[in-house]
Molecule: transfer RNA
Organism: Candidatus Micrarchaeota archaeon CG1_02_49_24
RNA sequence: GCGGCUGUCAUCUAGACUGGUAGGAUGCUAGCCUUCCAAGCUAAUAACCCGGGUUCAAAUCCCGGCAGCCGCA
Numbered sequence: 001g002c003g004g005c006u007g008u009c010a011u012c013u014a015g016a017c018u019g020g021u022a023g024g025a026u027g028c029u030a031g032c033c034u035u036c037c038a039a040g041c042u043a044a045u046a047a048c049c050c051g052g053g054u055u056c057a058a059a060u061c062c063c064g065g066c067a068g069c070c071g072c073a
Base pairs, nucleotide, nucleotide: 001072002071003070004069005068006067007066010026011025012024013023020056027045029043030042031041032040049065050064051063052062053061
C1' cells in the first nucleotide's frame, strides 16, 4: 500500500442479510425479605465509534473517516 472482518449501556452480548417502540445477562441504586450480612424477589438506571447521504422513518441501506484484529504485498 491492497483486501476482509469487527465496533451497541460500566462489562458481556442479541438485533443488521429482510429499515418501523433498541432487547437480555452482569454491575450500580432503591425497596421487600432477614436480628445483621449473603442469597432470593421487585423496581429503576444507562447504549447503537464519528461525519454525511437516501428515506415518512436508519443500529440496519449507501459514501467517507477513525480504531481494533486477520491476510497479502